[in-house]
Transfer RNA from a Planctomycetota bacterium, 77 nucleotides, folded computationally. NCBI's taxonomy places the organism under Bacteria, Pseudomonadati, Planctomycetota.
RNA sequence: GGGCGUUUAGCUCAGCUGGCUAGAGCGCUAGCUCGACAAGCUAGAGGUCGAGAGUUCAAGUCUCUCAACGCCCACCA
Numbered sequence: 001g002g003g004c005g006u007u008u009a010g011c012u013c014a015g016c017u018g019g020c021u022a023g024a025g026c027g028c029u030a031g032c033u034c035g036a037c038a039a040g041c042u043a044g045a046g047g048u049c050g051a052g053a054g055u056u057c058a059a060g061u062c063u064c065u066c067a068a069c070g071c072c073c074a075c076c077a
Base pairs, nucleotide, nucleotide: 001073002072003071004070005069006068007067010026011025012024013023019057028044029043030042031041032040050066051065052064053063054062
């Protein structure tokens, strides 16, 4: 330098053929329960979906540029 993949909550991830309001598990907070702890139950907080732009009535989803990380190839020596 070329190609491919990943980027969504604190962590691990889902999200279909673009459709209205973005989710799960774990973790966190509060309450219930218990003699107490753990476990269990209930509720809640937490997101500009990597950044920017474009297409569209509508974008996590499609297109382009950039970035970070990973894999493969090439080049130099």